[in-house]
């Protein structure tokens, strides 16, 4: 000191079709009114527009995506999430170019969180769904350490150790247990 296999539970994380919702939204026609502007976050062409734009209303036709909860298969137990650093200002927001976001994906014993669940607030989102993050509380499993213990350790008795139970404190997953070199 390296290897291997396993624990924790409303346990992770991913695919899939189908369902809800997204939503009668976006969009599209047509009609009323309206009157010069409109096609994106910003530029600059370029195309629409008085043979009537843009906002707004009524009709009437009508989506997707990301996201969800059970199911069902798959990978698992730093499962995995967040954050920073590269790659990378590489890509892209819209009818084309360029410009910049958000965002993606791929590495990195860099960083923090053992899990789960409830709440403020803050972001993402249509959303009161979920999802991240900070702080709190609940639980909950593992080590440690301290106390108990009327529970077990080939008969008996007394001690004592060991393993369990119960309690408290306190610590983290680069842990715990098993088990091989």
């Nucleotide at each position: 000191a390296g290897g291997u296999a396993g624990a924790g539970g409303c346990g992770c994380g991913g695919u899939g079709a189908a369902c809800a919702a997204a939503a009668g939204u976006a969009c599209u026609g047509c009609u009323u009114a309206g009157g010069a502007g409109a096609a994106g976050g910003g530029g600059a062409a370029u195309u629409c527009c008085a043979u009537g734009a843009a906002c707004a209303a009524g009709c009437a036709g009508a989506a997707a995506a990301g996201g969800g909860g059970a199911c069902a298969c798959c990978g698992c137990c730093g499962a995995a999430g967040c954050c920073c650093c590269u790659g990378c200002a590489a890509g892209u927001a819209u009818u084309u170019c360029c410009c910049u976001a958000g965002g993606a994906c791929a590495g990195g014993c860099g960083g923090c969180u053992g899990g789960a669940u409830c709440g403020u607030c803050a972001g993402u989102g249509a959303a009161u769904a979920a999802c991240u993050g900070c702080c709190g509380g609940u639980u909950u499993g593992u080590c440690a350490u301290c106390g108990u213990u009327u529970u077990g350790u080939g008969c008996c008795c007394u001690u004592g150790a060991c393993a369990g139970g119960c309690g408290a404190u306190g610590a983290a997953g680069a842990g715990c247990u098993a088990u091989c070199u």
The RNA shown here (Lysine riboswitch aptamer) has 181 nucleotides and comes from a soil metagenome.